[in-house]
RNA sequence: UAAGUAAGAUAAAUGGUCGCGGCUGGCGGACCGAAAGGUGCCAGACGAGGAAAGUCCGGGCUUCACAGGGCAGGGAUGCCGGAUAACGUCCGGUGGAGGUGACUCUAAGGAUAGUGCAACAGAAAUGAACCGCCGGCUUUUGCCGGUAAGGGUGGAAGGGCAGUGUAAGAGACUACCGCUCCCCCGGCAACGGGAGAGGCAUAUGUAAACCCCAUCCGAAGCAAGACCGCAAUGAAGCAUAUGGCUGCCCGUCAGCUUCAGGUAGGUCGCUGGAGCCUGCCGGCAACGGCAGGCCUGGAUAGAUGACCAUUCACGACAUAACCCGGCUUAUCGUUUUGCUUACCCU
Numbered sequence: 001u002a003a004g005u006a007a008g009a010u011a012a013a014u015g016g017u018c019g020c021g022g023c024u025g026g027c028g029g030a031c032c033g034a035a036a037g038g039u040g041c042c043a044g045a046c047g048a049g050g051a052a053a054g055u056c057c058g059g060g061c062u063u064c065a066c067a068g069g070g071c072a073g074g075g076a077u078g079c080c081g082g083a084u085a086a087c088g089u090c091c092g093g094u095g096g097a098g099g100u101g102a103c104u105c106u107a108a109g110g111a112u113a114g115u116g117c118a119a120c121a122g123a124a125a126u127g128a129a130c131c132g133c134c135g136g137c138u139u140u141u142g143c144c145g146g147u148a149a150g151g152g153u154g155g156a157a158g159g160g161c162a163g164u165g166u167a168a169g170a171g172a173c174u175a176c177c178g179c180u181c182c183c184c185c186g187g188c189a190a191c192g193g194g195a196g197a198g199g200c201a202u203a204u205g206u207a208a209a210c211c212c213c214a215u216c217c218g219a220a221g222c223a224a225g226a227c228c229g230c231a232a233u234g235a236a237g238c239a240u241a242u243g244g245c246u247g248c249c250c251g252u253c254a255g256c257u258u259c260a261g262g263u264a265g266g267u268c269g270c271u272g273g274a275g276c277c278u279g280c281c282g283g284c285a286a287c288g289g290c291a292g293g294c295c296u297g298g299a300u301a302g303a304u305g306a307c308c309a310u311u312c313a314c315g316a317c318a319u320a321a322c323c324c325g326g327c328u329u330a331u332c333g334u335u336u337u338g339c340u341u342a343c344c345c346u
Stems, first nucleotide, its partner, number of pairs: 001342010012311007020047002023044005030039003049317001053328002056326005061221004074217005079093005094108001095106004109212002114210002116206003130151002132147006159177002162174003178200001179198003183194004225268004233260006242254004275294008312315001
């Protein structure tokens, strides 16, 4: 210098004017109200994101259900250890795959419990004789038997490969590799290294097919839900005294008082929290601990916008509605650091 790889940062900048939202403070003179307070006006600081998105997981919170334990059924997860409030997330490692490498990917229990499925091709797709090879018979068209070394088909052909052996062959036998079992050593473990035994009928693949094994799981969601409460409704009471039905009594409808429950409406839930920043300490890390500092949206027809000036690299994806931790997806560009490979120079 070029190509690459991993982890981040930023998300046009500065100033002005007007507007919107909640908050804080103020208002001798405005409106409502008994008051508290509200409306209004003035001032001040503040006011979307890295994903606020998809709503895919996990939790807080709320209401309902629920003595405790087990089985069945349903769902989720699936190498090991750790982190965490929890997770299907994250960190570190192991095995496997890819890359010269930095590094990346991995849904990675069980196919020696059972069932299902496997197009086409092929003789045969699970307990295989089409060609070939060998033996016998017949004899020259063939028939019977043995054989999985070779050919052919296929994604896959009954552990691989070499030798011994044999009529030809074959784990039939032997060495090495693989597999299964057992032992020793290292490691918390996954696993790694080594030694031995078994000829391997465990016979191919598929479990994001059924299934088996292990672990976990109550349901619905802030329009959850709690409180206050004009109306309408219901219940009880009141009469010496009011009105209608009816002149009187009873009854009844109005009336008044109280209560229940609750419509319109209002208040809370609601934003100070598993919070953010800085430093130190522990840990490889995820993360944890301590100290100091900070307050940073909370609406309910729903605010965060518009315009002007200057500058530039001319501006992507996208706009909170209870909150938090993740995942996934979208994104114009600019930029930082570590590392790798190749080439050049000193």

Predicted 3D model of a 346-nucleotide RNA (Bacterial RNase P class A) from a Lachnospiraceae bacterium. Its mean pLDDT, the model's own confidence on a scale to 100, is 76. RNAcentral holds the sequence, with entries from ENA.